The RNA shown here (SAM riboswitch aptamer (S box leader)) has 110 nucleotides. Its Rfam family is "SAM riboswitch aptamer (S box leader)". Rfam describes the family as follows. The SAM riboswitch is found upstream of a number of genes which code for proteins involved in methionine or cysteine biosynthesis in Gram-positive bacteria.
RNA sequence: UAGUUAUCAAGAAAGGUGGAGGGAAUAGACCCUGUGAAACCUUAGCAACCCUUUGCUUACCAUGCAAAGAAGGUGCUAAAUUCUAUCCCGUGCAACGGGGCAGAUAACAG
Numbered sequence: 001u002a003g004u005u006a007u008c009a010a011g012a013a014a015g016g017u018g019g020a021g022g023g024a025a026u027a028g029a030c031c032c033u034g035u036g037a038a039a040c041c042u043u044a045g046c047a048a049c050c051c052u053u054u055g056c057u058u059a060c061c062a063u064g065c066a067a068a069g070a071a072g073g074u075g076c077u078a079a080a081u082u083c084u085a086u087c088c089c090g091u092g093c094a095a096c097g098g099g100g101c102a103g104a105u106a107a108c109a110g
Base pairs, nucleotide, nucleotide: 003108004107005106006105007104008103013043014042015041016040017039021032022031023030026085027084028083029082044077045076046075049073050072051069052068053067054066055065056064081102087099088098089097090096
């Protein structure tokens, strides 16, 4: 880097270095930012995907489900994935809602 599955309106920030951008990409909107952006480092935290324990399931294993947990592997710690669009549906328009596409993360597999 392309694939499969699951999740994405909840949650959780201080300090140091740095010195102008940032919110994935295109466009539009809106927002954050010298009361200090990005990036890096330290410490702390959140969550519960992997994980740990227990129970149920099973002849046993595997699988699945439920509850509790947080040592370890990731991830994350402004705003819904900040919002919208181009494809489909409810529904003929608007508005709204749902899905798809795209993206992020985890686990698996080549």
The coordinates come from a structure-prediction model, not an experiment, and the mean pLDDT is 79. It was read from a public genome assembly, where an Rfam model found it.